[in-house]
Context: one part of a larger RNA
Molecule: large-subunit ribosomal RNA, domain II
Organism: Saprospiraceae bacterium
RNA sequence: GCCUACGAGUUACUUCCCGCCAGCAAGCAUAAGCCCUUCAGGGGCGAAUGCGCAGCGAAAGCAAGUCUUAACAGGGCGCGCAGUUGGCGGGAGUAGACGCGAAACCGAGUGAUCUUACCCAUGGGCAGGCUGAAGUCCCGAUAGUCUCGGGAUGGAGGGCCGAACCGGUAAACGUUGAAAAGUUUUCGGAUGACCUGUGGGUAGGGGGUGAAAGGCUAAUCAAACUCGGAGAUAGCUCGUACUCCCCGAAAUGUAUUUAGGUACAGCGUCGCGUAGUGGGUCGUGGAGGUAGAGCUACCAAUAGGGCUAGGGGGCUUCACCGCCUACCAACCCCUGAUGAACUCCGAAUGCCACGACCGAGCAGCGGCAGUGAGGCCCUGGGUGAGAAGGUUCAGGGCCGAGAGGGGAACAACCCAGACCAUCGGCUAAGGUCCCCAAGUGUGGGCUAAGUUGAAAAAACGAGGUGGGAAUGCACUGACAGCUAGGAUGUUGGCUUGGAAGCAGCCAUUCAUUUAAAGAGUGCGUAACAGCUCACUAGUCGAGCGUUCCUGCGCGGAAAAUAAUCGGGCAUCAAGCCCGCCACCGAAGCCAUGGGUCAGCAAUGACGGUAGGGGAGCAUUACGGCAGCACAGAAGGUGCGGCGCGAGCCGUGCUGGAGCGGCCGUAAAAGCAGAUGUAGGC
Numbered sequence: 001g002c003c004u005a006c007g008a009g010u011u012a013c014u015u016c017c018c019g020c021c022a023g024c025a026a027g028c029a030u031a032a033g034c035c036c037u038u039c040a041g042g043g044g045c046g047a048a049u050g051c052g053c054a055g056c057g058a059a060a061g062c063a064a065g066u067c068u069u070a071a072c073a074g075g076g077c078g079c080g081c082a083g084u085u086g087g088c089g090g091g092a093g094u095a096g097a098c099g100c101g102a103a104a105c106c107g108a109g110u111g112a113u114c115u116u117a118c119c120c121a122u123g124g125g126c127a128g129g130c131u132g133a134a135g136u137c138c139c140g141a142u143a144g145u146c147u148c149g150g151g152a153u154g155g156a157g158g159g160c161c162g163a164a165c166c167g168g169u170a171a172a173c174g175u176u177g178a179a180a181a182g183u184u185u186u187c188g189g190a191u192g193a194c195c196u197g198u199g200g201g202u203a204g205g206g207g208g209u210g211a212a213a214g215g216c217u218a219a220u221c222a223a224a225c226u227c228g229g230a231g232a233u234a235g236c237u238c239g240u241a242c243u244c245c246c247c248g249a250a251a252u253g254u255a256u257u258u259a260g261g262u263a264c265a266g267c268g269u270c271g272c273g274u275a276g277u278g279g280g281u282c283g284u285g286g287a288g289g290u291a292g293a294g295c296u297a298c299c300a301a302u303a304g305g306g307c308u309a310g311g312g313g314g315c316u317u318c319a320c321c322g323c324c325u326a327c328c329a330a331c332c333c334c335u336g337a338u339g340a341a342c343u344c345c346g347a348a349u350g351c352c353a354c355g356a357c358c359g360a361g362c363a364g365c366g367g368c369a370g371u372g373a374g375g376c377c378c379u380g381g382g383u384g385a386g387a388a389g390g391u392u393c394a395g396g397g398c399c400g401a402g403a404g405g406g407g408a409a410c411a412a413c414c415c416a417g418a419c420c421a422u423c424g425g426c427u428a429a430g431g432u433c434c435c436c437a438a439g440u441g442u443g444g445g446c447u448a449a450g451u452u453g454a455a456a457a458a459a460c461g462a463g464g465u466g467g468g469a470a471u472g473c474a475c476u477g478a479c480a481g482c483u484a485g486g487a488u489g490u491u492g493g494c495u496u497g498g499a500a501g502c503a504g505c506c507a508u509u510c511a512u513u514u515a516a517a518g519a520g521u522g523c524g525u526a527a528c529a530g531c532u533c534a535c536u537a538g539u540c541g542a543g544c545g546u547u548c549c550u551g552c553g554c555g556g557a558a559a560a561u562a563a564u565c566g567g568g569c570a571u572c573a574a575g576c577c578c579g580c581c582a583c584c585g586a587a588g589c590c591a592u593g594g595g596u597c598a599g600c601a602a603u604g605a606c607g608g609u610a611g612g613g614g615a616g617c618a619u620u621a622c623g624g625c626a627g628c629a630c631a632g633a634a635g636g637u638g639c640g641g642c643g644c645g646a647g648c649c650g651u652g653c654u655g656g657a658g659c660g661g662c663c664g665u666a667a668a669a670g671c672a673g674a675u676g677u678a679g680g681c
Stems, first nucleotide, its partner, number of pairs: 001681006011095003015092010027051003033045005055062002065077004098239002101236001105229006117202009126192001128161003131157001135153007165189003170185004205221001207217003242616006252265005266371002268368005279358008292345001293343002299339002303335004308329001310328002312325004374399010404415003419594004424590003430584003433568003439581001441580006452570001460555002464552010481539005487512003492506003518533001522531002595606004617670001619667007627659002635654008
């Protein structure tokens, strides 16, 4: 893991609520008990008592009323509406109350038989080597017994090295092991607070024992083990068994020692129920301050300018005056402009009411629920950073509980809501070169970057290229190239060591000769020189510049295991933009046939989790009725048929003795799951 068997909403109650069925009914019903009778079981008697038939008030009490009150006023609760007993069903309560599951708590007991802890008694064990304390003796030093030095002897030590023995430092291996703690190498102690045998003790669990680690107390220890209270409790996790049909949620509000629980409300379902009550469109009439807008309409804030109080600074004066101000600045004026908590204004939607039309359903009451972790996308806000697959509200959609087609793949994006069947048709989104169904369709343009097409990209940069606009030059010859000139006063003046077009400063940057030529555009020199430009002529012969707007492209462009638009591949496209025609394309729509439900019919409806409701199938037993079976029951295993399905029927073989049908009744009444239990493989 599989197979077989077992395995979870049950039962009780003078309990409560509701529904259905039945009896009787202003009544209904007996309980205990007693009598009769039967194989089991039934029949009768028995109103004690219970519920109902009247309520209101705290009560006295009154009564279709009563209480409040001064009240014959108002108000509250009543007066209209049938109950009761039994059966069955749906719920609730109390019980273990759908099943399994704790960690724990308490009681009574059992354990110191564990090379477990400590203690007591009595035994046992420690190769070999080293060091050489005290004491003693001798010798020397000394005046000397003391003291000091040397030697010998001696054999101390929680002494040293190191086996047995005890331990367990480091690493590797082992990790379904050889082993529920080991093996190998290495390492610590090894005459001691040493190790160890046997017997005994801690009169045992909040107790012991502990050189203390919460260690050990029989492979169990922050409170052992066994049995019992006991089915402890578990707002938690898991599991919860046949079929078909109808409807179909919620993840919100308020409260909560509450936040993953619960109560009430909301939303679902079933029953009752009906008032133009609910919904849609249009019309009419309303309330309202959002979007927007505006602000010499308020409040707040606000940039520049003007005017000019007030202030600051400067000047002046002995002082008062006075003057200036590119400073700060109120009111006012001009220009510009902001605001959730500003508004002179002010929509669209939405909301309320009335009317018309359409047209199906709503409120309310009662039974039963589930939900009360939501999520993503779009829109309007808050929060955050105008971050988040962030968070929190509001409106909408979808997923949740929704299959199908598209998006390469992809809960919620696009299209579209699956009763069943069809080798029929039309479309949606999206597509039509091949993978791959359908155009290598048609007309016009763009792109050269494989841009398209890495999931995507900015500031900025560029004689990429298409379109448009404006403007300047040009056959009296433009633009580019080439040939030639580009001079003179003059080295302008100043400055300077020098300054000559070209370090710097100044200027009426002037004038002359000219076709033209700057008191000079750049390079260059120490300064000159030299090269060049502006400008002019010639040559050539047709367009050449500048600016702005715009389409498509280029660079900017870095990521972790080869690359890739889904791939192959594609360039007047199979890319991009603007048109047009055709086709493909879904469980959408149509067609044909069928099923169930609603309806007289026409016709309509039938996705579905939690959940509500309805109708059935199967198993076991019992009662009644009628049956089958050794000429072969049940069971097993093939085949065929019927039913939407659970299932049922027929028949062959096997099997060898019981079994099923119909109508009822009652349940130990259906298994794939619970790390389910037992057995087998």